[in-house]
Molecule: TPP riboswitch aptamer (THI element)
Organism: uncultured bacterium
RNA sequence: AGGGGAGCUCGGAUGGACCGGGCUGAGAGGAGACCUAACGGUCUCGACCCUUCGAACCUGAUCCGGGUAAUGCUGGCGUAGGGA
Numbered sequence: 001a002g003g004g005g006a007g008c009u010c011g012g013a014u015g016g017a018c019c020g021g022g023c024u025g026a027g028a029g030g031a032g033a034c035c036u037a038a039c040g041g042u043c044u045c046g047a048c049c050c051u052u053c054g055a056a057c058c059u060g061a062u063c064c065g066g067g068u069a070a071u072g073c074u075g076g077c078g079u080a081g082g083g084a
Stems, first nucleotide, its partner, number of pairs: 001051004007023006030045006057082003063076004
């Protein structure tokens, strides 16, 4: 310099895009701003992970086995197809 993800769940609040707890994980949206009649989303910065010797991450996948309160929780798929 570039790439990437931020899930599941319990309780409270009910016009609030909020507060607290639990699970896995390197990280589970930390700060600021904005949009939306939706129950979410976007932008900038920050933290963290990864950068071709590339399983960071995406697709297949509303997949298959196991397990859990639940979840990409775990194994397979995977010498797959992409990927800075």